[in-house]
Context: one part of a larger RNA
Molecule: small-subunit ribosomal RNA, 5' domain
Organism: bacterium
RNA sequence: GGAUGAACGCUGGCGGCGUGUCUAAGGCAUGCAAGUCGUACGGAGAAUUUAUUUCCGCAAGGUUAUGAAUUCUUAGUGGCAAACGGGUGAGUAACACAUUGGUAACCUACCCCAAAGUUCAGAAUAACGUUCCGAAAGGAACGCUAAUACUGGAUGUGGUCACCGAUCAAAUGAUCGGUGAGUAAAGCCGAAAGGCGCUUUGGGAGGGACCUAUGUUCUAUCAGCUAGUUGGUGAGGUAACGGCUCACCAAGGCUACGACGGAUACCGGGUGUGAGAGCAUGACCCGGCUCACUGGGACUGAGACACUGCCCAGACACCUACGGGUGGCUGCAGUCAAGAAUAUUCCCCAAUGGACGAAAGUCUGAGGGAGCGACGCCGCGUGCAGGAUGAAGGGCUUCGGCUUGUAAACUGCUUUUCCUUGGGACGAAGCUUCGGCUGACGGUACCAAGGGAAUAAGAGGUUGCUAACUCUGUGCCAGCAGCAGCGGUAAUACAGAGACCUCAAGCGUUAUCC
Numbered sequence: 001g002g003a004u005g006a007a008c009g010c011u012g013g014c015g016g017c018g019u020g021u022c023u024a025a026g027g028c029a030u031g032c033a034a035g036u037c038g039u040a041c042g043g044a045g046a047a048u049u050u051a052u053u054u055c056c057g058c059a060a061g062g063u064u065a066u067g068a069a070u071u072c073u074u075a076g077u078g079g080c081a082a083a084c085g086g087g088u089g090a091g092u093a094a095c096a097c098a099u100u101g102g103u104a105a106c107c108u109a110c111c112c113c114a115a116a117g118u119u120c121a122g123a124a125u126a127a128c129g130u131u132c133c134g135a136a137a138g139g140a141a142c143g144c145u146a147a148u149a150c151u152g153g154a155u156g157u158g159g160u161c162a163c164c165g166a167u168c169a170a171a172u173g174a175u176c177g178g179u180g181a182g183u184a185a186a187g188c189c190g191a192a193a194g195g196c197g198c199u200u201u202g203g204g205a206g207g208g209a210c211c212u213a214u215g216u217u218c219u220a221u222c223a224g225c226u227a228g229u230u231g232g233u234g235a236g237g238u239a240a241c242g243g244c245u246c247a248c249c250a251a252g253g254c255u256a257c258g259a260c261g262g263a264u265a266c267c268g269g270g271u272g273u274g275a276g277a278g279c280a281u282g283a284c285c286c287g288g289c290u291c292a293c294u295g296g297g298a299c300u301g302a303g304a305c306a307c308u309g310c311c312c313a314g315a316c317a318c319c320u321a322c323g324g325g326u327g328g329c330u331g332c333a334g335u336c337a338a339g340a341a342u343a344u345u346c347c348c349c350a351a352u353g354g355a356c357g358a359a360a361g362u363c364u365g366a367g368g369g370a371g372c373g374a375c376g377c378c379g380c381g382u383g384c385a386g387g388a389u390g391a392a393g394g395g396c397u398u399c400g401g402c403u404u405g406u407a408a409a410c411u412g413c414u415u416u417u418c419c420u421u422g423g424g425a426c427g428a429a430g431c432u433u434c435g436g437c438u439g440a441c442g443g444u445a446c447c448a449a450g451g452g453a454a455u456a457a458g459a460g461g462u463u464g465c466u467a468a469c470u471c472u473g474u475g476c477c478a479g480c481a482g483c484a485g486c487g488g489u490a491a492u493a494c495a496g497a498g499a500c501c502u503c504a505a506g507c508g509u510u511a512u513c514c
Base pairs, nucleotide, nucleotide: 001514002513003512004511006510007509008508009507010506013380014379015378016377017376018375019373020372021338026336027335028334030333031332032331035080036079037078040077041076043074044073045072046071047070048069049068050067051066052065055062056061087291089289097215098214099213101211102210103209106208107207108206111204112203113202114201115200116199117198118197119153120152121151122150128143129142130141131140132139133138158183160181161180162179163178164177165176166175167174168173187196188195189194217263218262219261224254225253226252229251230250231249232248233247234246235245236244266288267287268286269285270281271280272279273278293314294313295312296311297310316327317326318325319324344370346369347368348367352366353364354363355362356361383413384412385411386410393404394403395402396401418451419450420449421448422447423446427441430437431436458503459502460501461500462499463484464483465482469498470497471496472495473494479486480485
């Protein structure tokens, strides 16, 4: 000198774009953050229409009950999603990450392309009803019912397995042909056409899994470490290779090119600085990993060993009728604590994206916005021109004057900004009954008119380094100070004043990095 997720002191006009718990991965009140589909299903409820019907009425009509049709709502069954998105950096020195290859050792829901199929039956169960238990959370028994829920049979393009053969390849294989075994399905909407689905298989895309090589902090005041340890055979297990697991057999494997231990630490793209080499760093944004009160476990599923799922144990907290229950903000806000220190319990799904849905649409604290903080960067403003009797006041003085100083007053002008009034967006693509409807931000940005210099300057410094000097007070005191050093009666170094210098809505100080 540059830099910062900064903090502190003094000061503070505006806007844009960013950014904001670095500490206690400490504890959390409250609300919200993952639902959706009635075009899978049976109910229940509501409305309208209609047929029959009870009662009232002369009638019109009202009313009761039952049936049908249409529309709407939905607790439950079922499907898909909930494994994404959002947060964190505790752990981890490791195939965690980065780069490079490999899988002839692998998986893949939704999506795209292609081939073939979509047949016949059955048994239940929730909802619901009845009864009962419990303070609650919740639960039990009996009975009824549906499906794209569940089960069995048929068919088998294909796929799987076994055997045989051919071609290719050379570490187990790949492709094709034949024979045999066993292997699937679900319907819904529609008048229909058709559409959406369902099953089996091949390919693709995107996603994931595993393996290899290289790289990846400090410490030897850590020198030896290791029994599933190293390898083999067999078996189990997995999507898959593998001591991944197990039985048996052998005695191996790693290590001064630093094993093992200890400390510290998420990694990378990047970021800061520097001419570069390098050094330092990993906030925000992007990719990967990791965790979800602590520890362990599996279930479901294409995918989890699953942040707002389940089970067990523990700590903590809450409710309780004392028998027993409930909870998990490292999501968005917010709160207590800790701390030098870090924001609103805001608005909207209008846009982008996601889930579900045929769609309309619903949900979305992802996201889009607004609010707060000079925390940072950038931009703008606090006026411009004229104006000497060089006014007054202040400071200094050799008492002549000098300085503040064209500065002010005063005159003229301008209106960025500000205030008032009027107009007023882009961002919109979509959806639709084809008429039209849809913007949180926002009456914002922006535009026009009117008003009036009006609403807006400080901080640090002035001995040298280092730009900028005098007076007064103080008297090694009080104090200053980054270093050298100032202060003991003429202090340009302390304190005040004036003047001046630098930067400027900031200026200084502290901390850290280069």